A computed fold for a 105-nucleotide RNA from a Desulfuromonadales bacterium, annotated as c-di-GMP-I-GGC riboswitch aptamer.
The sequence was found by an Rfam model in a public genome assembly.
Taxonomically the source falls in Desulfuromonadales (Bacteria, Pseudomonadati, Thermodesulfobacteriota, Desulfuromonadia).
Model confidence (mean pLDDT): 82 of 100.
Parts: sequence; C1' cells; structure tokens
RNA sequence: UCCGACAAAGGCAAAACCGGAGAAAUCCGGUGACGCAAAGCUACGGACCCUCAUCCGCCGACUUGUCCUUAACGAGUGGCCGGAAGGGCCGCCGGGCCGCCGAAG
Repeated sequence: UCCGACAAAGGCAAAACCGGAGAAAUCCGGUGACGCAAAGCUACGGACCCUCAUCCGCCGACUUGUCCUUAACGAGUGGCCGGAAGGGCCGCCGGGCCGCCGAAG
C1' cells in the first nucleotide's frame, strides 16, 4: 500500500410514523433501524426523479381577427408530450477531495 476480521473504540441511519419547509421531486427535526468500511464531503460525467414560472415544439377544443368557403394564416385561452432551462438525488454507477481502526494474507 492493497485488503477488511463473528476484533476493539466509536460513527452513520433505509422504510414507516409524527412535526415543519416546498408547486413537486425532495429536504430539515424527532421517533425508528433496513443496512453501511467511507452510508464522510463534492452534483463534475452518466442514470434516475420533479415542473410553479420562462422559452421552443406539438395537439386539437373554444374564442377571435384577416380572408372569403374550404380552408389557410395570425392572436388569445386551454391541453399534452418532448426539448431547453431550472431544481432534486452522492444509501444508483463512475470521477475528485479528505479520513478512524487493525488481525490474517
């Protein structure tokens, strides 16, 4: 250094429930322990999750204007999915930073 023991000392805390924040994902506190040798820190890459507002695209319903028969184009309202963007998650994988203890090998 790799590595990680039915070791020691200590640490963290999933789900669920309660209270709070948020539009949501989710987060914070309490209870609680499924697990964890980095389940310490970091959203840097990928995955995943969310969509109040904004932009682009799409849909066809309604309203309306131009036009004039059948629709075409424009605007507004609405809806939806996708993207942008923003947000979340490090207990999904990888990267970066830092670190306790110690047997066997």